SAM riboswitch aptamer (S box leader) from Scopulibacillus daqui, 129 nucleotides, folded computationally.
The sequence was found by an Rfam model in a public genome assembly.
[in-house]
RNA sequence: AUCUUAUUGAGAGUGGCUGAGGGACUGGCCCUUUGACGCCCGGCAACCUGCCCGGCACUCAGAACAGCAUUUUCCUGGGUGCGGGCAAGGUGCCAAUUCCUGCAAAGCAAUUGCUUUGAGAAAUAAGAU
Numbered sequence: 001a002u003c004u005u006a007u008u009g010a011g012a013g014u015g016g017c018u019g020a021g022g023g024a025c026u027g028g029c030c031c032u033u034u035g036a037c038g039c040c041c042g043g044c045a046a047c048c049u050g051c052c053c054g055g056c057a058c059u060c061a062g063a064a065c066a067g068c069a070u071u072u073u074c075c076u077g078g079g080u081g082c083g084g085g086c087a088a089g090g091u092g093c094c095a096a097u098u099c100c101u102g103c104a105a106a107g108c109a110a111u112u113g114c115u116u117u118g119a120g121a122a123a124u125a126a127g128a129u
Stems, first nucleotide, its partner, number of pairs: 001129008013041001015040003021031003025102001027100002042094003047090003050086004055082008098121001103118006
């Protein structure tokens, strides 16, 4: 960089440094010297890894411990999936719904507007090339 899948209406500081831009792009509309962007600290979240569960289901074994007179069940131990939790590791995020919008369709309203749905674009994670 490309592809695939998932998510994008919730959440997050009246801190320190710096000093002029920023919100991807278009058109809007905003934020910003009462300090933007960026960096640090702090925080949020839970995508991946990790750890925990006397939660559920399926499955394997019964070697040891416990239970039974025997089989199944129960029970014990392991695995997988789901669910719940922690926040240690890898990321991410911390104005406004991804700020709205762009393309298509439908409905409403009437001179270019409103609403809904889908697509596209973008962002992030995980995997692949």

About this RNA:
It matches the Rfam family "SAM riboswitch aptamer (S box leader)". From the family's description: The SAM riboswitch is found upstream of a number of genes which code for proteins involved in methionine or cysteine biosynthesis in Gram-positive bacteria.